[in-house]
Background
Model confidence (mean pLDDT): 81 of 100. The RNA shown here (SAM riboswitch aptamer (S box leader)) has 130 nucleotides and comes from Chlorobi bacterium Chlorobi_1. It was read from a public genome assembly, where an Rfam model found it. Lineage of the source: Bacteria > Pseudomonadati > Chlorobiota.
């Protein structure tokens, strides 16, 4: 700094020092913040990625525990955006290889708007490969 893999809707304060903006980045929203946010500091608390130590197991591998190394203690990773699927309403023919063929006009194709699930890209975090 580039991969790789896993996890990410749950969980957990208090005190000091700073002194103006934060909640990745790009836009919109919504939130926090001088009744001091954000960083840092010491203390602890939450979780259980990695190491220890125990305990099942032939082994993978699984459980304890929290001792060491990290995280991590406002709002889901604070939402959304690009995909795709469904429901609603809205409106009208659409699509293609265009002589034509297909879909769809009561069961709504295409397309727009809203709400919802689903996946991805992106981020954090851990372990680890260059």
């Nucleotide at each position: 700094c580039c991969g790789u893999c896993a996890u990410c809707a749950a969980g957990a304060a208090a005190g000091g020092c700073c002194g103006a903006g934060g909640g990745a980045a790009u836009a919109g929203a919504c939130c926090c913040g001088a009744c001091g946010a954000c960083g840092c500091c010491u203390u602890g608390a939450c979780a259980a990625c990695c190491g220890a130590u125990c305990c099942c197991g032939g082994a993978a591998g699984g459980g304890a525990c929290a001792c060491g190394g990290u995280g991590c203690c406002g709002c889901a990773u604070u939402c959304u955006a690009c995909c795709u699927c469904c429901u609603g309403c809205c409106a009208c023919g659409c699509c293609u290889u265009u002589c034509a063929g297909g879909c769809u006009g009561c069961u709504g194709a295409c397309g727009g708007c809203a709400a919802g699930g689903g996946g991805a890209a992106a981020g954090a975090u851990g372990a680890g490969u260059g």